A computed fold for a 126-nucleotide RNA from a soil metagenome, annotated as SAM riboswitch aptamer (S box leader). Model confidence (mean pLDDT): 77 of 100.
[in-house]
RNA sequence: CUUAUCAAGAAAGGCAGAGGGUAAUGGCCCGAUGAAGCCUUGACAACCUCCCUUCGUUACCGUUCUCAUGAAUAAAACGAGGAAAGGUGCCAACUCCAUCUCAACAGUACUGUUGGGACAGAUAAG
Numbered sequence: 001c002u003u004a005u006c007a008a009g010a011a012a013g014g015c016a017g018a019g020g021g022u023a024a025u026g027g028c029c030c031g032a033u034g035a036a037g038c039c040u041u042g043a044c045a046a047c048c049u050c051c052c053u054u055c056g057u058u059a060c061c062g063u064u065c066u067c068a069u070g071a072a073u074a075a076a077a078c079g080a081g082g083a084a085a086g087g088u089g090c091c092a093a094c095u096c097c098a099u100c101u102c103a104a105c106a107g108u109a110c111u112g113u114u115g116g117g118a119c120a121g122a123u124a125a126g
Base pairs, nucleotide, nucleotide: 001126002125003124004123005122006121011041012040013039014038015037019030020029021028024099025098026097027096042091044089047087048086049083050082054080055079056078057077058076062073063072064071065070095120100117101116102115103114104113105112106111107110
């Protein structure tokens, strides 16, 4: 940089000792009943991965059948389904919420609610 996903899911112990929720601002939360960080164990998930069997779709080469059209078989790919050994990830709150923009609705110019998009970010694969 590209692509995909981001409303689901899943915590204990030890060390440590005051912060943390990516940065900023505003809010709202978590935290001495112990934050960040590190270690151990466990879980969650299924991106990569693996395997199996089954199903579906598209079907190479060859073979067989058919007068022929065509059919059967069928490597492989994709989708569905399964597993969790390995590479990552993850285990408060939607990515905690808002910020920019569009639409609808409600009310007094403006604000609020809901929904969509953008931006930013996270993770994976390349």